A computed fold for a 74-nucleotide RNA from Bacteroidetes bacterium ADurb.Bin123, annotated as transfer RNA. The RNAcentral record of the sequence draws on ENA. The prediction has a mean pLDDT of 81. Rfam family: tRNA. Its family is annotated with triplet codon-amino acid adaptor activity in the Gene Ontology. Rfam classes the family as a transfer RNA. Rfam describes the family as follows. Transfer RNA (tRNA) molecules are approximately 80 nucleotides in length.

[in-house]
RNA sequence: CGGGGUGUGGCGCAGUUGGUAGCGCGCGUCGUUCGGGACGACGAGGCCGCUGGUUCGAGUCCAGUCACCCCGAC
Numbered sequence: 001c002g003g004g005g006u007g008u009g010g011c012g013c014a015g016u017u018g019g020u021a022g023c024g025c026g027c028g029u030c031g032u033u034c035g036g037g038a039c040g041a042c043g044a045g046g047c048c049g050c051u052g053g054u055u056c057g058a059g060u061c062c063a064g065u066c067a068c069c070c071c072g073a074c
Base pairs, nucleotide, nucleotide: 001072002071003070004069005068006067007066010025011024012023013022019056027043028042029041030040031039049065050064051063052062053061
C1' cells in the first nucleotide's frame, strides 16, 4: 500500500426482504425463606464505532473515516 472480516445496553450475542432494536448473563425492586442461595414477577439501562448521503422511513443500502483481527505485496 491492496483485499477481506468485526464494531449493537456492563459482558457475550441475535436482528431475515429497509418499517422507529431483542435474547442470555449481570443489575434494581417485590414475592417466597429465620436469612442467603435458588425460583417467580416486575423494572431500569443501548439510537447501533464516527461523519455524511439515498429514502416517506436506515442497525440494515451507498460513500468517507477510526479501532482491532486475518491474508497478500513492497